[in-house]
Molecule: SAM riboswitch aptamer (S box leader)
Organism: Bacillus gobiensis
RNA sequence: UACUUAUCCAGAGCGGCGGAGGGACUGGCCCAAUGAAACUCGGGAAACCAGCAGAAUCACUAUGUUGCUCAUUCCAGGAACACAUGGUUGUGUUCAAAAGAUGGGGA
Numbered sequence: 001u002a003c004u005u006a007u008c009c010a011g012a013g014c015g016g017c018g019g020a021g022g023g024a025c026u027g028g029c030c031c032a033a034u035g036a037a038a039c040u041c042g043g044g045a046a047a048c049c050a051g052c053a054g055a056a057u058c059a060c061u062a063u064g065u066u067g068c069u070c071a072u073u074c075c076a077g078g079a080a081c082a083c084a085u086g087g088u089u090g091u092g093u094u095c096a097a098a099a100g101a102u103g104g105g106g107a
Base pairs, nucleotide, nucleotide: 001107003105004104005103006102007101008100013041015040016039021031022030023029025077026076027075028074042069043068046066047065048064050061051060073099078095079094080093081092082091083090084089
């Protein structure tokens, strides 16, 4: 880097440091000098390793590895269906849609 697989409506600080940005992208809409990102401490608990268990599954442990720590992946961005409307269009539901994030797997 691409492929593959599982999950993505739960959970997590009035800390330190730092100084202007951040929420992937686009359009909205949010967070932010009552201080953004990064780094750090704490925290939550997803996967894997390990332990326990031991046919398997499930559960427990939170020591290890990676990640996470405003808002449903913040909402929409492809399609289908239903309802409403004179129409434009809007609302709701569904999905192996598209895009993305995280873990695992072999390349």